[in-house]
Molecule: c-di-GMP-I riboswitch aptamer
Organism: Evansella vedderi
RNA sequence: UUAUGAAAAAGGCAAACUAUUUGAAAGAAUAGGACGCAAAGCCUAGGGUCUAAGGUCUUGAAGACUAUGAUCGCCUGGUUACCAAU
Repeated sequence: UUAUGAAAAAGGCAAACUAUUUGAAAGAAUAGGACGCAAAGCCUAGGGUCUAAGGUCUUGAAGACUAUGAUCGCCUGGUUACCAAU
């Protein structure tokens, strides 16, 4: 330095749920809270999934499609990083 994550140390993050705020929604932020996580740090770059305000089409109500929205704690990829047997 690269691969790897067995045992351990120092620390780190924080699911569900609750409250408040925010958003059209999906969701997000903050506080509490820990199910888990060795990148559960960062980047929506590719795929998947969720939503459909706006737009398009059909239309009697209404419905269908659509991401420029969201998710990196769905997967892949990129990038940076603590510790350590091998």